[in-house]
Molecule: transfer RNA
Organism: Halomonas sp.
RNA sequence: GCCGGCGUGGCGGAAUUGGUAGACGCAGUGGAUUCAAAAUCCACCGGGGGCAACCCCUUGCCGGUUCGAGUCCGGCCGCCGGUA
Numbered sequence: 001g002c003c004g005g006c007g008u009g010g011c012g013g014a015a016u017u018g019g020u021a022g023a024c025g026c027a028g029u030g031g032a033u034u035c036a037a038a039a040u041c042c043a044c045c046g047g048g049g050g051c052a053a054c055c056c057c058u059u060g061c062c063g064g065u066u067c068g069a070g071u072c073c074g075g076c077c078g079c080c081g082g083u084a
Base pairs, nucleotide, nucleotide: 001083002082003081004080005079006078007077010026011025012024019067028044029043030042031041032040046057047056048055049054060076061075062074063073064072
């Protein structure tokens, strides 16, 4: 250089015939329990706005297709594998 695969919350990792993004687990925060802790149980857990109800943004980055894109198409960037 060429060919192929992959990139999703702090981390692992789902969502694969395009139709609520973030299931489930870990970590974290608050609470229950305890003399105290561990373990266990309950709730919460991406960003911004709003008193609240709610609203907007978010799948490596920039575009495109579509009523609708994590998913399809193009170009970049990064990682992994193959090949000369």